[in-house]
Context: one part of a larger RNA
Molecule: small-subunit ribosomal RNA, 5' domain
Organism: Streptomyces deccanensis
RNA sequence: ACGAACGCUGGCGGCGUGCUUAACACAUGCAAGUCGAACGAUGAACCACUUCGGUGGGGAUUAGUGGCGAACGGAUGAGUAACACGUGGGCAAUCUGCCCUUCACUCUGGGACAAGCCCUGGAAACGGGGUCUAAUACCGGAUACGACACUCUCGGGCAUCCGAUGAGUGUGGAAAGCUCCGGCGGUGAAGGAUGAGCCCGCGGCCUAUCAGCUUGUUGGUGAGGUAACGGCUCACCAAGGCGACGACGGGUAGCCGGCCUGAGAGGGCGACCGGCCACACUGGGACUGAGACACGGCCCAGACUCCUACGGGAGGCAGCAGUGGGGAAUAUUGCACAAUGGGCGAAAGCCUGAUGCAGCGACGCCGCGUGAGGGAUGACGGCCUUCGGGUUGUAAACCUCUUUCAGCAGGGAAGAAGCGAAAGUGACGGUACCUGCAGAAGAAGCGCCGGCUAACUACGUGCCAGCAGCCGCGGUAAUACGUAGGGCGCGAGCGUUGUCC
Numbered sequence: 001a002c003g004a005a006c007g008c009u010g011g012c013g014g015c016g017u018g019c020u021u022a023a024c025a026c027a028u029g030c031a032a033g034u035c036g037a038a039c040g041a042u043g044a045a046c047c048a049c050u051u052c053g054g055u056g057g058g059g060a061u062u063a064g065u066g067g068c069g070a071a072c073g074g075a076u077g078a079g080u081a082a083c084a085c086g087u088g089g090g091c092a093a094u095c096u097g098c099c100c101u102u103c104a105c106u107c108u109g110g111g112a113c114a115a116g117c118c119c120u121g122g123a124a125a126c127g128g129g130g131u132c133u134a135a136u137a138c139c140g141g142a143u144a145c146g147a148c149a150c151u152c153u154c155g156g157g158c159a160u161c162c163g164a165u166g167a168g169u170g171u172g173g174a175a176a177g178c179u180c181c182g183g184c185g186g187u188g189a190a191g192g193a194u195g196a197g198c199c200c201g202c203g204g205c206c207u208a209u210c211a212g213c214u215u216g217u218u219g220g221u222g223a224g225g226u227a228a229c230g231g232c233u234c235a236c237c238a239a240g241g242c243g244a245c246g247a248c249g250g251g252u253a254g255c256c257g258g259c260c261u262g263a264g265a266g267g268g269c270g271a272c273c274g275g276c277c278a279c280a281c282u283g284g285g286a287c288u289g290a291g292a293c294a295c296g297g298c299c300c301a302g303a304c305u306c307c308u309a310c311g312g313g314a315g316g317c318a319g320c321a322g323u324g325g326g327g328a329a330u331a332u333u334g335c336a337c338a339a340u341g342g343g344c345g346a347a348a349g350c351c352u353g354a355u356g357c358a359g360c361g362a363c364g365c366c367g368c369g370u371g372a373g374g375g376a377u378g379a380c381g382g383c384c385u386u387c388g389g390g391u392u393g394u395a396a397a398c399c400u401c402u403u404u405c406a407g408c409a410g411g412g413a414a415g416a417a418g419c420g421a422a423a424g425u426g427a428c429g430g431u432a433c434c435u436g437c438a439g440a441a442g443a444a445g446c447g448c449c450g451g452c453u454a455a456c457u458a459c460g461u462g463c464c465a466g467c468a469g470c471c472g473c474g475g476u477a478a479u480a481c482g483u484a485g486g487g488c489g490c491g492a493g494c495g496u497u498g499u500c501c
Stems, first nucleotide, its partner, number of pairs: 001499002004497005011368006017361002019326001024324003028321003033068003038065002041062001046057004076278002085203007094196002099192008107141004116131006147171006153164004177184002205251003212242003217239008254276004258269004281302005304315004332358001334357003340354001341352004371401004381392004405442001407437005415428001418425002445490005450471003456485005466473002
């Protein structure tokens, strides 16, 4: 010093912090939706008409198609000794949805599929067939400075090359509408911003009782593949490449900003908070997409659990709570979207176990209190005694005060910017805070006292019972064991254990 634990004890508050072990298994609830101002459909209130069958208006509601999001946020540290991380560079080898700036465009057609209706399979999960239909869904045609190929011109650089107002020819490629008429969108190109990908120099563990390792291995040519360079992959060719400056193997481990310690140098650690990485029951794979090889998506295999009508299905808390288990040990199946932030939406708004708060734990740090002043014949009691007394000790009683905190009562926020036509809108919370009331009233323990090390006597015990961090105490006067009185230290804590300096 600590994410601590254990023993004894325990009044209040603020701020932090809380599975270090089984990346063990999970009941239950919640944790990612949103948009009707993209689209068809459905059509509740209500209004009007009515032959009482209904019709028209109206639009609440939403399953579906479609768009955006779901790749963020949140958890964990298993794996990883690696360009994983840190730091400094490179990309003339790259991509980037939403956002910003600039320029140009938004022309013309077509056929479907859900939902719906009809039939039908299955215990269920979930389907199958027929038929109808819309779109910012899908597919053609037109046009387009941009792309690709070839030729030419100019400029520049860092090898391959890069750029241009470039010029010409050829090739094949865009778009979408909605509207409350204010706008919101769509397509192409250039630039920016943000995010990401790849490459390189250097740096940071132990082990030589691991000394040789390697066949896509090292390089070349060609091809494929990627946003992109590249043995990344493949065919062929060559025989290379790494290594005592420690290759290869084994062990251990997420890395850093930082944290602890120390005068520093250094040593140890990587909890909370922040950045990066990796993983999501175990292993593998791709799809969609600007972005994933995707925690709460899909497929396959495996282990496990559950449902079943035995034909077949369902699941993945290392999200928030919570349960069992393991363990010395680590919390509530709480409240709210009021604030901050995020997704969607034109907005109202909806969603948000992110977050803001509350609950539990002296787990830590800090603050406060358990009273203050006076009070000596130095009471009583206790303990010791040389029996004179000493000490506990101004301590108590008693007198005079005060009322923090807790308690009761009254008042009572800021946090609110925003949004909304207005009314209104705070989880925390009747909390903080303010005022009043009563009464010293409700609130002290723990360790130690042989030396180190601050604090001594008596009795009991008699190498017994016991103590102990080291030295060591105890065998009849023990300041070292046990008890008592007294003392010393710290104090809502005090000790012990563990670990690091």